[in-house]
Context: one part of a larger RNA
Molecule: small-subunit ribosomal RNA, 5' domain
Organism: uncultured bacterium
RNA sequence: GAUAAACGCUGGCGGCGCACAUAAGACAUGCAAGUCGAACGAACUUAACUCAUUCUUUUAGAUUGAGAGCGGUUAGUGGCGGACUGGUGAGUAACGCGUAAGGAACCUGCCUUUUAGAGGGGAAUAACAAUGAGAAAUCAUUGCUAAUACCGCAUAUGCCAUAGUUAUCACAUGAUAAUAGUGGGAAAGGAGCAAUUCGCUAAAAGAUGGCCUUGCGUCUGAUUAGAUAGUUGGUAAGGUAACGGCUUACCAAGUCGACGAUCAGUAGCCGGACUGAGAGGUUGAACGGCCACAUUGGGACUGAGAUACGGCCCAGACUCCUACGGGAGGCAGCAGUCGGGAAUAUUGCGCAACGGAGGAAACUCUGACGCAGUGACGCCGCGUAUAGGAAGAAGUUUUUCGGAAUGUAAACUAUUGUCGUUAGGGAAGAGAAAGGACAGUACCUAAGGAGGAAGCUCCGGCUAACUACGUGCCAGCGGCCGCGGUAAUACGUAGAGAGCGAGCGUUAUCC
Numbered sequence: 001g002a003u004a005a006a007c008g009c010u011g012g013c014g015g016c017g018c019a020c021a022u023a024a025g026a027c028a029u030g031c032a033a034g035u036c037g038a039a040c041g042a043a044c045u046u047a048a049c050u051c052a053u054u055c056u057u058u059u060a061g062a063u064u065g066a067g068a069g070c071g072g073u074u075a076g077u078g079g080c081g082g083a084c085u086g087g088u089g090a091g092u093a094a095c096g097c098g099u100a101a102g103g104a105a106c107c108u109g110c111c112u113u114u115u116a117g118a119g120g121g122g123a124a125u126a127a128c129a130a131u132g133a134g135a136a137a138u139c140a141u142u143g144c145u146a147a148u149a150c151c152g153c154a155u156a157u158g159c160c161a162u163a164g165u166u167a168u169c170a171c172a173u174g175a176u177a178a179u180a181g182u183g184g185g186a187a188a189g190g191a192g193c194a195a196u197u198c199g200c201u202a203a204a205a206g207a208u209g210g211c212c213u214u215g216c217g218u219c220u221g222a223u224u225a226g227a228u229a230g231u232u233g234g235u236a237a238g239g240u241a242a243c244g245g246c247u248u249a250c251c252a253a254g255u256c257g258a259c260g261a262u263c264a265g266u267a268g269c270c271g272g273a274c275u276g277a278g279a280g281g282u283u284g285a286a287c288g289g290c291c292a293c294a295u296u297g298g299g300a301c302u303g304a305g306a307u308a309c310g311g312c313c314c315a316g317a318c319u320c321c322u323a324c325g326g327g328a329g330g331c332a333g334c335a336g337u338c339g340g341g342a343a344u345a346u347u348g349c350g351c352a353a354c355g356g357a358g359g360a361a362a363c364u365c366u367g368a369c370g371c372a373g374u375g376a377c378g379c380c381g382c383g384u385a386u387a388g389g390a391a392g393a394a395g396u397u398u399u400u401c402g403g404a405a406u407g408u409a410a411a412c413u414a415u416u417g418u419c420g421u422u423a424g425g426g427a428a429g430a431g432a433a434a435g436g437a438c439a440g441u442a443c444c445u446a447a448g449g450a451g452g453a454a455g456c457u458c459c460g461g462c463u464a465a466c467u468a469c470g471u472g473c474c475a476g477c478g479g480c481c482g483c484g485g486u487a488a489u490a491c492g493u494a495g496a497g498a499g500c501g502a503g504c505g506u507u508a509u510c511c
Stems, first nucleotide, its partner, number of pairs: 001510003005507005012382006018375002020340001025338003029335003034080003039077002042074004049067004054062003087293003096218008106210002111206007119153001121151002128143006159184004164179006189198003219265003226256003231253008268290004272283004295316005318329004346372001348371003355366004385415004395406004419452001421447005429438001455500004460481003466495005476483002
């Protein structure tokens, strides 16, 4: 000098930041991922209207019933999204990260550009109804029905497979283009009177995102010296989007290692941050990028993308319900609770902004985010008054008793009004109108009045600042030297003084 700090004493205001470092311990409760009725059937509800009925004050109005149906709501099927956002740092010494390259070995939903197309059929199923089982969670059987759900057929020079030919190129396997043969492979509709528009299928390219490979760099220990059998390489097959012992069979015996393998310990990595003249050292909170994890371990499914925090299955531990047969759960999301700890906040408001998901849109959802609340935890700014005022009140301290100091300090006189108080007005943030959680906030105006706002540490030397009393190697102080045994500037108190100041000291850690 610095800090995600804590503790002691003290504490007026504002702005901007930061806030479980310990138990990746356990979690009550609420919320954090939905949306689309312009994909679909169905259920419920309902305005105008029509018909019938009853009544009345009979061109009409009202009541009841039926039909029809604009509109609305939604459990289910279906689509897209739940792989983003958000949290944590347990594991990991690794192509995990950083940096630089490569992929002639790869994938890519939504988006952009372009080309071509969408013909004709079929069989189901949930919802629903009935019956049944169960305490529940839930499930079974029978029957009905729709689709942008599912399945064949047609068409498709491009696409895929196959063994070829020619040309050009290259980096070893090869790549690109053209070409004829054989085989294979698509589609879905919705809204609108319509124009049209939103979708659908195949292909080519782009963008974005991802995957893989490699060079170099990446802590400590040799009181860890040998390690390794899918191990190292080959052939064949399988598998993958793709290369590859990735996996399997067979064959060979290799491969790594004092340039530190293996083992053990520790640790998420980086941009950065702190310090320092620099070189360097330390660190990785907040913000941003990457990685890993989601009660512990394992597994796959779906999907463009996961081996999936708020999805599924199995096993373990734990908690809860139970009719004992069986079930339910996962805060390292935001709040909050218990526990641990020196120690770390509200079970708040809002989708107004920004961003995201769905939707044609209106809009819905969004503890991301925007705000407010708590905490002097940090940085910065402001205030706690200003001017005059005695050879100098009182009090206190001290004294050689003359005085000296506190000290222009106070009183007193005059003035000002920052912050705060009261009252009135009152935003920007919102791109045509309207729409603001923050917020009656910021800010402006007026009133009133010095009124409401100073402490902490130190005073032997280092180190700025000294006297008196008490104590008497006691009580105590102390960062180091050291101080205290009767005149202690070093302990305690008082007065004076020094330093910093809404803070000041102490402790811890780094340079």